Predicted 3D model of a 470-nucleotide part of an RNA (small-subunit ribosomal RNA, 3' major domain) from an uncultured bacterium. The coordinates come from a structure-prediction model, not an experiment, and the mean pLDDT is 83.

[in-house]
Context: one part of a larger RNA
RNA sequence: UGACGGGGGCCCGCACAAGCGGCGGAGCAUGUGGUUUAAUUCUAUGAUACGCGAGGAACCUUACCCGGGCUUGAAAGUUAGUGAAUGAUUUAGAGAUAGAUCAGUGAGCAAUCACACGAAACUAGGUGCUGCAUGGCUGUCAUCAGCUCGUGCCGUGAGGUGUUGGGUUAAGUCCCGCAACGAGCGCAACCCCUAUGUUUAGUUGCCAGCACGUUAUGGUGGGGACUCUAAACAAACUGCCGGGGUCAACAGAGAGGAAGGUGGGGAUGACGUCAAGUCAUCAUGCCCCUUAUGUCCAGGGCUUCACGCAUGCUACAAUGGAUGGUACAAAGAGUUGCGAGCUGGCAACAGCAAGCGAAUCUCGGAAAGCCGGUCUCAGUUCGGAUUGGGGUCUGCAACUCGACCUCAUGAAGUCGGAGUCGCUAGUAAUCGCAGAUCAGCAACGCUGCGGUGAAUACGUUCCCGGGCCU
Repeated sequence: UGACGGGGGCCCGCACAAGCGGCGGAGCAUGUGGUUUAAUUCUAUGAUACGCGAGGAACCUUACCCGGGCUUGAAAGUUAGUGAAUGAUUUAGAGAUAGAUCAGUGAGCAAUCACACGAAACUAGGUGCUGCAUGGCUGUCAUCAGCUCGUGCCGUGAGGUGUUGGGUUAAGUCCCGCAACGAGCGCAACCCCUAUGUUUAGUUGCCAGCACGUUAUGGUGGGGACUCUAAACAAACUGCCGGGGUCAACAGAGAGGAAGGUGGGGAUGACGUCAAGUCAUCAUGCCCCUUAUGUCCAGGGCUUCACGCAUGCUACAAUGGAUGGUACAAAGAGUUGCGAGCUGGCAACAGCAAGCGAAUCUCGGAAAGCCGGUCUCAGUUCGGAUUGGGGUCUGCAACUCGACCUCAUGAAGUCGGAGUCGCUAGUAAUCGCAGAUCAGCAACGCUGCGGUGAAUACGUUCCCGGGCCU
């Protein structure tokens, strides 16, 4: 000077408390440990690994295993050589590949360009090792309020001061005081979305008033009022009020206002910590392989299964199940696409096919909700695992190993021990919708979107983490 203390003081955070809903018990999904295996590729491992890399493992991917091939190589550049490129058919083979036949004889005025074949050079290649050699990127403490510097002053010096003190704040935020005076990185603000209004603009959006038309519909003429769209601007600053107070500020009983004290949300992450993570995104030093640790192909594996753990989904029912009717979103996506409508099928879907590169057309029916009648407390008309049969679709191909439909089957489960997690408001809880990846899909995941919409917070003694002083 730091760090630490079952030392002290002050303060904060869903940290506790007060509440609401979960997990831990069941079945399934996914990840992981273990086990098994020819291989079950590799990484990630307290918080900060485990629905993580992976925002799509049937082949491919793919890095793993077995087998069959190649060796200037699957791809790139250089040099000289030969040949148009290319297309079709066929033989052997699991294919990679090896051969045969036919058609063809490139573009450009030219230099040349493109492609194929064979040849040469330590020219390639390596998802081989080291994240404890590294760059870059990232997690975490933590969106915590801290971390420093210049000059001056103090100290022999390491260092101190400033940054401490008295108040205050979400904040090293601001004020006052002070051997300090200033400054920088952080805080805040500037950025985006959202809540109100004004102006401008009016199609593909809208329809108040006018007219026409329809079984009906902004359907048509027309209109810019309204909604909306998308650009600019305004508005919030403790600005005003009164009381307290030296100031900063605090609390309002406030006013006005769409909004009030950071309005709500996002982006934004200081100096540093963990030799944290990543050599398998990429880049890169050293080491290693070079007829193989490179590369091509077929099949298999990454999908095993006594079991442990993690994250989820579905339930155990009547605030419910099944059934008929009926209402209201937002945000997205679409031409190898979205596909209205009609027809067939119980259905998955199939056939024909309008419109739309989309404020126009389509996906598209929102669901919970509301209104009827039904079930009547049961392992049930709860629950849907598992299994058998029949089908649909994608794709060269669904055996290992896809999703979906339908008939039958109808397991565990009657609210979950010790313990443990999330959340303070349009939040929790609950309900559906869309998208990325993507031929299809193991998505119950992830990222967004809206609908309905709570309870509780006395307080800071205690648990956990953190900040300042001592």
The full RNA is in RNAcentral, with records from ENA.